This is a predicted structure of a 72-nucleotide RNA (transfer RNA) from a Candidatus Wolfebacteria bacterium.
Its mean pLDDT, the model's own confidence on a scale to 100, is 84.
Its Rfam family is "tRNA". Rfam links the family to the GO term triplet codon-amino acid adaptor activity.
RNA sequence: GCCACCUUAGCUCAGCGGCAGAGCAACGCUUUUGUAAAGCGAAGGUCCCGAGUUCAAGUCUCGGAGGUGGCU
Numbered sequence: 001g002c003c004a005c006c007u008u009a010g011c012u013c014a015g016c017g018g019c020a021g022a023g024c025a026a027c028g029c030u031u032u033u034g035u036a037a038a039g040c041g042a043a044g045g046u047c048c049c050g051a052g053u054u055c056a057a058g059u060c061u062c063g064g065a066g067g068u069g070g071c072u
Stems, first nucleotide, its partner, number of pairs: 001071007010024004018055001027041004048064005
């Protein structure tokens, strides 16, 4: 230098163009003499950035940034 893939909650990841989710962690409650475990609950998001298409974009298109892998 070229090619492919990835970027969504604190972490690991889902997500047919139509309400943004799960598990874990953290927090609160129940249970216990107490802790852990277990159960329940609530909270937590500018979906990497910009533009385009569309009635409507996390999703499609283009550009950029970062990361991973491959080729040279």